[in-house]
RNA sequence: GACGAACGCUUGCGGCGUGCCUAAGAAAUGCAAGUCGAACGGAUCACCUUCGGGUGGUUAGUGGCGAACGGUCGCGUAACACGUAGGCAACCUGCCUCGAAGUGGGGGACAACAGCCCGAAAGGGCUGCUAAUACCGCAUGUGAUUCUUUUAAGGCAUCUUAUUAGAAUCAAAGCCAGUUUACUGGCGCUUUGAGAUGGGCUUGCGGCCUAUCAGCUUGUUGGUGAGGUAAUGGCUUACCAAGGCGAUGACGGGUAGCUGGUCUGAGAGGACGAUCAGCCGGAUUGGGACUGAGAUACGGCCCAGACUCCUACGGGGGGCAGCAAUUAGGAAUCUUGCACAAUGAAGGAAACCCUGAUGCAGCGACGCCGCGUGCGGGAUGAAGGUAUUCGUAUCGUAAACCGCUUUUAUCGGGGAAGAAGAAUGUGACGGUACCCGAUGAAUAAGCCCCGGCUAACUACGUGCCAGCAGCCGCGGUAAUACGUAGGGGGCGAGCGUUGUCCGAAGUCACUGGGCGUAAAGCGCGUGUAGACGGUCGCUUAAGUUUGGGGUGAAAGGUUCAGCGCUCAACGCGAACAGUGCCUUGAAAACUGGGUGACUUGAGUUUGGGAGAGGGUAGCGGAAUUCCUGGUGUAGCGGUGAAAUGCGUAGAUAUCAGGAGGAACACCGAUGGCGAAGGCAGCUACCUGGCCUAAAACUGACGCUGAGAUGCGAAAGCGUGGGGAGCGAACGGGAUUAGAUACCCCGGUAGUCCACGCCGUAAACGAUGAGUGCUAGGUGUUCGGGGUAUCGACCCCCCGUGUGCCGUCGCUAACGCAGUAAGCACUCCGCCUGGGGAGUACGGCCGCAAGGUUGAAACUCAAUGGAAUUGACGGGGGCCCGCACAAGCGGUGGAGCAUGUGGUUUAAUUCGUCACUAACCGAAGAACCUUACCCAGGCUUGACAUCGAGGGUAAAGCUAUGAAAGUAGCUCCCCGACGCAAGUCGGCCCAAAGACAGGUGUUGCAUGGCUGUCGUCAGCUCGUGUCGUGAGAUGUUGGGUUAAGUCCCGCAACGAGCGCAACCCUCACCGUAUGUUGGCAGCGUAAAGUCGGCAACUCUUACGGAACUGCCCGUGCAAGCGGGAGGAAGGUGGGGAUGACGUCAAGUCGGCAUGGCCCUUACGCCUGGGGCUACACACAUGCUACAAUGGACGGCGACAAAGGGGUGCCAACUCGUGAGAGUGAGCCGAUCUCAAAAAUCCGUCCUCAGUUCGGAUUGCAGGCUGCAACUCGCCUGCAUGAAGCUGGAAUCGCUAGUAACCGCAGGUCAGCUAAACUGCGGUGAAUACGUUCCCGGGCCUUGUACACACCGCCCGUCAAGUCACCUGAAUUGUCUGCACCCGAAGCCAGCGGCCUAACUCGCAAGAGAGGGAGUUGUCUAAGGUGUGGGGAGUAAGGGGGACUAAGUC
Repeated sequence: GACGAACGCUUGCGGCGUGCCUAAGAAAUGCAAGUCGAACGGAUCACCUUCGGGUGGUUAGUGGCGAACGGUCGCGUAACACGUAGGCAACCUGCCUCGAAGUGGGGGACAACAGCCCGAAAGGGCUGCUAAUACCGCAUGUGAUUCUUUUAAGGCAUCUUAUUAGAAUCAAAGCCAGUUUACUGGCGCUUUGAGAUGGGCUUGCGGCCUAUCAGCUUGUUGGUGAGGUAAUGGCUUACCAAGGCGAUGACGGGUAGCUGGUCUGAGAGGACGAUCAGCCGGAUUGGGACUGAGAUACGGCCCAGACUCCUACGGGGGGCAGCAAUUAGGAAUCUUGCACAAUGAAGGAAACCCUGAUGCAGCGACGCCGCGUGCGGGAUGAAGGUAUUCGUAUCGUAAACCGCUUUUAUCGGGGAAGAAGAAUGUGACGGUACCCGAUGAAUAAGCCCCGGCUAACUACGUGCCAGCAGCCGCGGUAAUACGUAGGGGGCGAGCGUUGUCCGAAGUCACUGGGCGUAAAGCGCGUGUAGACGGUCGCUUAAGUUUGGGGUGAAAGGUUCAGCGCUCAACGCGAACAGUGCCUUGAAAACUGGGUGACUUGAGUUUGGGAGAGGGUAGCGGAAUUCCUGGUGUAGCGGUGAAAUGCGUAGAUAUCAGGAGGAACACCGAUGGCGAAGGCAGCUACCUGGCCUAAAACUGACGCUGAGAUGCGAAAGCGUGGGGAGCGAACGGGAUUAGAUACCCCGGUAGUCCACGCCGUAAACGAUGAGUGCUAGGUGUUCGGGGUAUCGACCCCCCGUGUGCCGUCGCUAACGCAGUAAGCACUCCGCCUGGGGAGUACGGCCGCAAGGUUGAAACUCAAUGGAAUUGACGGGGGCCCGCACAAGCGGUGGAGCAUGUGGUUUAAUUCGUCACUAACCGAAGAACCUUACCCAGGCUUGACAUCGAGGGUAAAGCUAUGAAAGUAGCUCCCCGACGCAAGUCGGCCCAAAGACAGGUGUUGCAUGGCUGUCGUCAGCUCGUGUCGUGAGAUGUUGGGUUAAGUCCCGCAACGAGCGCAACCCUCACCGUAUGUUGGCAGCGUAAAGUCGGCAACUCUUACGGAACUGCCCGUGCAAGCGGGAGGAAGGUGGGGAUGACGUCAAGUCGGCAUGGCCCUUACGCCUGGGGCUACACACAUGCUACAAUGGACGGCGACAAAGGGGUGCCAACUCGUGAGAGUGAGCCGAUCUCAAAAAUCCGUCCUCAGUUCGGAUUGCAGGCUGCAACUCGCCUGCAUGAAGCUGGAAUCGCUAGUAACCGCAGGUCAGCUAAACUGCGGUGAAUACGUUCCCGGGCCUUGUACACACCGCCCGUCAAGUCACCUGAAUUGUCUGCACCCGAAGCCAGCGGCCUAACUCGCAAGAGAGGGAGUUGUCUAAGGUGUGGGGAGUAAGGGGGACUAAGUC
């Protein structure tokens, strides 16, 4: 796009079309083929009658014509059925037309009718009468047919046509009209010629699937004779011959009416064959003939079967695939209509009659076409709906409202054509079309869609549910994809869905594809058919090209400023197309045929040559094993390490001898040979192919190759040998979670030989064979030539084979590239999504194993190829890091502290979970904090803004209560302006309501911030270049660095974010500054206390200083190594600083924030409780276990950095002490916290659960605070637990580091701080090195991974569903063959019975002819037996496919 459609929703009108695709199922009812009285006899009715009859009508029968048309359906049919083009010298043709001739004279019957009889009926029998255009002789013979005969012409083999003479045979029917006895006319009849029309037969060509159908055929193929037909013919029959068909697909199976055409498509094609038209076939199923011009007959006959109806049970009837209608089936397909008015058909002389053909109407949006549902104005952009950022936007000029029109619908009036040769008459449709008028916007819009493809977006609801879906895919709380709404898009009386066909699909490729790796080259030869084929002539004309003629029905198609219905659909006209077939001319280039030549393709001969080419026989040495003997002694062997095994019965080792089998080291090679498989010691014999050189010869002899046939590794099979080594199976030992494996010790088939099978391999170059052409370079094999040489070698060239690189070209890319995967030609094979499956069934082959050929159901939305970027690897290379190693100290064991899990609880608030959660948020939970629980209260609220109204202070007191709160009382004082009143502001009270509030939820809706990889050296961009592209290059490479740091090179050149540097701090120096800091020298009584000094320390500012700058070595350079100087040396130490990104990492409970949720509560206030629980587990710490120690005493030991106003607190007094009292100084380089500790000296302790360790507990105190019970810290006395160095495992640290030691600070009333953040003091050890563990960087490689190895993924088992294969058996069906039976009927024979016409006969009768009947051949249905095909059911068996979370 299309449809004979169906379904869903919807539906105003008209025109033209169209309507059982299924059950060729069944079959009520009515109708669909009759007509003619001008063929005939009767019967009957009406009218007239001069009663003689006449006229007109009806029609059962005889007779004629028709009924073979028209109408319907598509079962069958793969066929001369159809289409197309021919042929019939092998034929028929009623009615019709034209022509010729005739129509004479006779005869005998049978219906109707009448009577009788049988039967329920249907129907029938007997007797009798009768007419004809019914039937039968005779005559005539224009003619026709047959036979004989003459001549001529023609052709196509048999022959045809015309013609001469003769013979035989063959006709007829009347009726009507007019004038009237006859004629004329008409209609008929007979013979015949011709035409027309319609048919019959025959031939070429054309159009379905299947080879898992490969052989078929006996009337089969042909001939002769005969029969038969309208006619040819095995059409039939007898005899003879043995043929005929088939890979160009016979035979069989399946499916199917064929065509014009229809749909689609650019076309070529593909699919279809409704309506209309042509042909064929069928008429309940099967068979058969009759009549006839024509039938093997839809509305005829006979028989058989099934079904059905009537019946008096004896017997009869029926056939809608005609029109309607019914029923069944089905998703589905109409009225039991009107009329013969028109067109057509039958009959008739005609009038006319009949006609479910046809013309019309009805029903169905089933299709096509046309029309309408209004038009113009109208902005408060109304109301309302929806959305919203709350501003508005949108529906939307849409509506309302104003004006206009009236198609359509309705009503009224008028009113056709179609109807026809002069007139009259005749209309089913139909009072229809059409015209005029009236009323009035009045009667008239839906359907689908809105994620992409694909035009059209928002809200709400839902929450992997409900659902959607053509494909991809949507839906798990913000769904443009579900449902609804608003809006929008599309089409519109329709719109969607489903089904089917074509297109898109170059996706079966003729036009117009492919086969190295995506599906696809047979494992390889030989060769049949076939296809294709070198050069030059001559010829032919089959192909080919080009003219003419015929045909290609009509309809249909295309075109037309064509025509007719108002337009269109529709109809009419004309032209063209219809690409085809036939015929007849012409041409001769090409292909083909014929013929003649040629040599270049191919082959033959000669010389020479290489070779693991093949076959047979013989020979050889090394090695393994075994046997015998000798020497010899305890192990051997084997592995990662072992063990099994062998060995004191003497092994292994070693020497000598022997046996036997198999394989042939070195040479040996991208070397050689072969078609492939494959071929390797040496020699001989037999044998195939190849190369080269130069000539001669043959003369296209060629190439390919469906079938066919041969060869064909290994394994395997059969028979017989052989058997050393090796070695499936098997046994044992190890390994392992297991180990039916890898390793080890043994070991049978086999491996070997002969003969015979098998016929497959990643049989690979994954690349069929042949020929020609298309840059080069470089190896190598064999042969030849040139040059050179004494000769060989070298060098150059040709051919052959075999490799590598590479240009053009090709390719999706990889790659191929004279050995093509390039450019062309020829032939063969093969492919057409993945799985199912190279499976099943069938065939063929095989001893078997199995091979070959080779599907379908079902299922999936992919399966693949090449390349790219990543990620990954128990891949490779290079390199880093306290990563390992080397060291030091810890953790893991104990007690305690803290955090977490778990458990418990009214609550034990919440978050955080490998590294990157767990002394984390929390820089400090007794109340508060606080988010949790219990209880008591508040409801515009504790807090913000607006706020009618009121007040002008805030505040204090009392009662009650646990408090919050509730109730009441008292109340002097705010600011600005203004003289004041007052106004405004602030503040207070406060109704109603907007709103507040939420540590409620979502960190997977977010911002911001943070952790981690990682302070790792990376991450990118612009332009250019390369690539079809993803992408690459740059960024790779060679060096170097801590570094993508720098240098060199380079199709790259530059740039950005990172690195480094710039910043802070520490270390040195200078300048400046000297108070509260400093004090060398001077003064001063003890004290930098004071005078003084400004040197030093120190303070805080500003500067300097370090740059591989200098030297040596090395290197192209960058740099590196060493050295000097220097406080500091190669980044001087430390800090701050964290690229692109990753982890949906963390945080909605810091803050902010979208959505959702709560609103007398999930908000707010208050008291109390909880976050502090405790069998247990983990994490981080503290203190220890002791003598490098503990205790006591002494030394005025020695710091840094900090803090201090509800603060730090000196000194003094009291207290053992925590502390208390009192109180100077200090807002601090001034005063103070403040004592530094380890250290050092001395004494005691002497290895012990202790003078170690300090948990726990008791008592007594102190401090903070409203308050230390749950639940604070500190002090004193007393108590004195575990613990004696910590399993597996694991952490930190590379120098002022680790370790050890103390000090300060923040938070804070106080403190559970043993934490955190800082500060200084004392102060080490070790690093060979990069194999390994972990993490990371760069390059490279493989990949079936991309959620990226925590990936992907295989098979069994278990469960469910589905289809399939097989299957004992069973059911019905189709069909072959053999036999039995055999209806009707044709034909043949007989026909003793019957018999009007004709003949003979006076007659009787006889004959001719015919018939009943009977026999036979053939034969439908039926039966029996035996095969085959396909289908159904099926216990059981088998595999396959699919299915969120099963098992190994």